[in-house]
RNA sequence: UCCCGACAAAGGCACCCCCGCCGCGAGGCGGGCCCGCAAAGCCAGGGGUCUCCCGGAGAUCGCCCAGCUACCGAA
Repeated sequence: UCCCGACAAAGGCACCCCCGCCGCGAGGCGGGCCCGCAAAGCCAGGGGUCUCCCGGAGAUCGCCCAGCUACCGAA
């Protein structure tokens, strides 16, 4: 360094729900809460699912795969 992921250490994120705001909508943002997560960090490239003002445009990475980056260091 790469692979890997512990009854390790320090931390991190925050499902659902509630309140407020934005959006036609899926959904997003902020706050609370904390189900869980070793990438539950980023990314919409491929697939899936979802939405719509439906020859198309969008959403979702905490659905899967791929790509990029990263703390720690037991077996």

c-di-GMP-I riboswitch aptamer from a Solirubrobacterales bacterium, 75 nucleotides, folded computationally. The sequence was found by an Rfam model in a public genome assembly. Lineage of the source: Bacteria > Bacillati > Actinomycetota > Thermoleophilia > Solirubrobacterales. The model forms 95% of the base pairs in the Rfam consensus.